RNA sequence: UGAGUCGGCCGGGUGGUCGCGGCGUCGGUCCCGACGUAGUCGGGUCACGGCGUCGAGGAAGGUCGGGGCUCCGCAGGGCAGGGUGCUGGUUAACGGCCAGUCGGGGUGACCCGCAGGAAAGUGCCACAGAGAACAGACCGCCGAUGGCGGCGCCCUCCGGGGCGACGCACAGGUGAGGGUGAAACGGUGCGGUAAGAGCGCACCAGCGCCCGGGGUGACCCGGGUGGCUCGGCAAACCCCACUCGGAGCAAGGCCAAACGUGGGACGACCGGCCCGGUCGAUGUCCCCAGGUGGGCCGCACAGAUGGAUGGCCACCCAGUCCCGCAAGGGAUGGACAGAACCCCGCCUACAGGCCGACUCACCGU
Numbered sequence: 001u002g003a004g005u006c007g008g009c010c011g012g013g014u015g016g017u018c019g020c021g022g023c024g025u026c027g028g029u030c031c032c033g034a035c036g037u038a039g040u041c042g043g044g045u046c047a048c049g050g051c052g053u054c055g056a057g058g059a060a061g062g063u064c065g066g067g068g069c070u071c072c073g074c075a076g077g078g079c080a081g082g083g084u085g086c087u088g089g090u091u092a093a094c095g096g097c098c099a100g101u102c103g104g105g106g107u108g109a110c111c112c113g114c115a116g117g118a119a120a121g122u123g124c125c126a127c128a129g130a131g132a133a134c135a136g137a138c139c140g141c142c143g144a145u146g147g148c149g150g151c152g153c154c155c156u157c158c159g160g161g162g163c164g165a166c167g168c169a170c171a172g173g174u175g176a177g178g179g180u181g182a183a184a185c186g187g188u189g190c191g192g193u194a195a196g197a198g199c200g201c202a203c204c205a206g207c208g209c210c211c212g213g214g215g216u217g218a219c220c221c222g223g224g225u226g227g228c229u230c231g232g233c234a235a236a237c238c239c240c241a242c243u244c245g246g247a248g249c250a251a252g253g254c255c256a257a258a259c260g261u262g263g264g265a266c267g268a269c270c271g272g273c274c275c276g277g278u279c280g281a282u283g284u285c286c287c288c289a290g291g292u293g294g295g296c297c298g299c300a301c302a303g304a305u306g307g308a309u310g311g312c313c314a315c316c317c318a319g320u321c322c323c324g325c326a327a328g329g330g331a332u333g334g335a336c337a338g339a340a341c342c343c344c345g346c347c348u349a350c351a352g353g354c355c356g357a358c359u360c361a362c363c364g365u
Base pairs, nucleotide, nucleotide: 001361002360003359004358005357006356007355008354009353010352012316013315014314015313016312017311018310020055021054022053023052024051025050026049027048028046030044031043032042033041034040035039057336061347062346064345065344066343067342068341069248070247071246072245081244082243083242084241085240086100087099088098089097090096101115102113103112104111105110116239117238121237122236123233124232125231138178139177140174141173142172145171146170147168148167149166151164152163153162154161155160186204187203188202189201190200191199205229207226208225209224210223211222212221213220214219252297253296254295255294261289262288263287264286265284266283267279268278269277270276317334319332320331321330322329323328
């Protein structure tokens, strides 16, 4: 200098002016009450005015996970169903976060992982291919052995028999080679064989078991031993471990009008009275109850009510474009988005900019 990796932060500023909403205060409007008739004091009210003060975000978004709060449900245990799934920690909790392990990618900084169990059981493995799980002879190789064929030698009781090399590829052998496939039942070498093959051996890889060492643990390092190798899929059923009640601020609580409803009191009867019952009227400035309109709380040093947090001007700060050799000048111009019960996370959107740590390549000293 160039290319990159990771982490953190900002996401326009200042002033003027005109507005919007909450709260406080002063005044005004209207209403009520007290004293008392002159007004004063107190309380309330509002499409009113002045002043003061506060008023969106890093994601306020998606509403995905979790918690607070509220109401409903709930003896205890089990089944069914859902969720989570390497280890340790952290947290009120989480599927979050931090640190690590293992696997994969990158030259590297670093990044990614829906990462329990497939030698519990069941199931599946498309297409292609001969064969897809304790498999399989399509091509190829072989054809030792058996079979068939002619040839040579030997024997013969003349029917034949025996031996040998050769040929055929009929029975058959072979999983080393070709070919198919995402995957074909360890790799290399030597031996072995008719040809081959863990068939035997050496080394290597992997797995199980045992031992030693390190680590809280996932796991890592080393040694021995065994069968010689046991494929993949659990985002198929399933198994194992842990875990889970439902609905949500339109939750829910309080106050409570008019009309109506229900109950009581008042009326009549059961001889009178009390209790109780029955009936009637549908009446009362009477009392009570629940529900509706409505209001308040829940609710916050923004706040809720169909929803305030804004507009313009000037200067400045980034950015972009144009003119100019340059100094400089001119034009343009600020992303994504916007609280609605609160909080912790995750995910998604985002013009532009700043800071720090680190990696690789090249050059210079």

The RNA shown here (Bacterial RNase P class A) has 365 nucleotides and comes from an Actinomycetes bacterium. The gene name in the source record is rnpB. Its mean pLDDT, the model's own confidence on a scale to 100, is 77.